[in-house]
Parts: sequence; structure tokens; C1' cells
RNA sequence: AGGCGUGUAGCUCAGCGGGAGAGCAUCUGCUUGACGUGCAGAGGGUCCGGGGUUCAAUCCCCCGCGCGCCUA
Repeated sequence: AGGCGUGUAGCUCAGCGGGAGAGCAUCUGCUUGACGUGCAGAGGGUCCGGGGUUCAAUCCCCCGCGCGCCUA
């Protein structure tokens, strides 16, 4: 320098154009003599940034940035 992949909650990741989610973690309550386990519930997101397409974009297209891999 070129190519491919990837970027969503604190972490690991789902998410065939219309509801933003799961597990773990955190907090609260119940349970326990206490801790843990278990049960119920809650909080937490500029979906990397900008532009485009569309009635509507996390999702499609373009550019940029970060990360990983390959080639040189």
C1' cells in the first nucleotide's frame, strides 16, 4: 500500500428495513443465624463518526477512524 472481516449495555455476544435484546456482572427485595445458592424485580445504550438510499436504517451503499487476519 492492497484485500477480507469486524465495531451493539461494564464484559462476551445475538439482532433476515418498522419492538434495541440475551447471558454474566451491578443494585433492590424475598429466602438464610450469616455468607453463598435459589426466586422476583430494577437500573444501565449518541448501536464507532459523517454522508447517502428509503415513508422508515443497528441492518443497505459511500467515505473516514479503531481492531484482527492475509498479501506485498